Context: one part of a larger RNA
């Protein structure tokens, strides 16, 4: 509780979807609820406002008038509202096109690690700062040949695309969202935000089955050290991977809610339309969605943003109000649990 503010000082919900509210485009009528004027009744004082008056002023006290609040009647009708009609620039729909690691399923392929099997071959090999542990003469390391199985796709890859956001990257089919552009048509404000509810949500983690090739918390063992519950190494289980179910959290960051309108250029690049020149690759001009650098004004406490605003407005949500105590405790929920969300006080400085 109002004022200020929320890139980085305390704040922007992780993200979307959407009742209720709240806001809301042009015109023309009409109504009269806000709204603006007069009447009338009612309404303790004080308090506030105008002239006075009394304490030496003043503050304060007090006199007499307004005004404020309701109620009820008459008026205006510009603006919000309402109703009733049009309308197209908001929206959104068709019809012709494009870009794309957007989403799900289900196939298929190559390098590599590692295991097994056989062949050459023989004393080592691995590993570090330097060793040790560990493998190895029962044939290790290297090397060929086949073979199994899992998990990820080297180049292309790029301040490159896409997606609300978490996130998505071999390669081929299927189902499917969004989304851009031209060009006409059609609806006709259908719109924006959104407290609740609802839904997606990284990694760890959890429950049930499965699966495991590498890497790997925990664990062991070697070093290293005063010491090493670490960092360096040899191992190595849970996980990490698939399915079906729950957790709901992050520096979930752009540390910048969403939507609309308007304010200077350059210059890069993805992606569509039009033009010009050309035979054509292409060059060059216009326009239109992205997506970065760089800068005018103008903001900013600086940095620094700057047409993808942190400039100018408006509209709706969220959310901060010293520092610790504490994102704790109680409570309530939600969670199988771990813990999750809500959210104090006392002390203290």
């Nucleotide at each position: 509780u109002u004022g200020g503010g929320c890139g980085u000082a305390a704040a922007g919900c992780g993200c979307g979807c959407g009742c209720a509210g709240g806001c809301g485009g042009u015109c023309c009528a009409u109504u009269a609820a806000g709204u603006c004027u007069g009447g009338u009744g009612u309404a303790u004082a004080a308090a506030c406002c105008a002239a006075g008056g009394g304490c030496u002023c003043a503050a304060c006290c007090u006199u007499u008038g307004g005004a404020c609040g309701c109620a009820u009647u008459g008026g205006a009708a510009a603006c919000u509202g309402g109703u009733g009609g049009a309308c197209u620039g908001g929206a959104g729909u068709g019809u012709a096109g494009g870009a794309g690691a957007g989403g799900a399923a289900a196939g298929u392929g190559g390098a590599a690690u590692u295991c097994c099997a056989g062949g050459u071959g023989u004393a080592g090999c691995g590993g570090u700062g330097a060793a040790a542990u560990g493998c190895g003469u029962a044939g290790a390391u290297a090397u060929c040949u086949g073979g199994a199985g899992g998990a990820a796709c080297a180049c292309c890859a790029g301040u490159g695309g896409c997606g609300a956001a978490g996130g998505c990257g071999a390669c081929c089919c299927c189902c499917u969202g969004g989304u851009c552009c031209a060009a006409c048509a059609c609806u006709g404000a259908c719109g924006c935000u959104g407290a609740g509810a609802c839904g997606c949500g990284a990694a760890a983690g959890c429950g049930u089955g499965g699966g495991u090739a590498g890497c790997a918390a925990a664990c062991a063992g070697g070093a290293u050290u005063a010491g090493a519950u670490a960092c360096c190494c040899u191992g190595g289980u849970a996980g990490u991977c698939c399915a079906c179910g729950c957790u709901g959290u992050a520096a979930a960051c752009g540390a910048u809610g969403g939507g609309c309108a308007c304010u200077a250029g350059g210059u890069g690049u993805c992606u569509g339309g039009g033009g010009u020149a050309u035979u054509g690759a292409u060059c060059c001009c216009c326009u239109g969605g992205g997506u970065g650098c760089c800068g005018u004004a103008g903001c900013u406490a600086a940095c620094g943003c700057a047409u993808u605003a942190a400039g100018u407005g408006c509209c709706c949500c969220g959310c901060c109000u010293g520092g610790g105590g504490a994102g704790u405790a109680c409570g309530a929920u939600c969670g199988c649990a771990a813990g999750g969300u809500u959210a104090a006080a006392a002390c203290u400085c």
This is a predicted structure of a 349-nucleotide part of an RNA (small-subunit ribosomal RNA, central domain) from an uncultured prokaryote.
The full RNA is in RNAcentral, with records from ENA.
The coordinates come from a structure-prediction model, not an experiment, and the mean pLDDT is 89.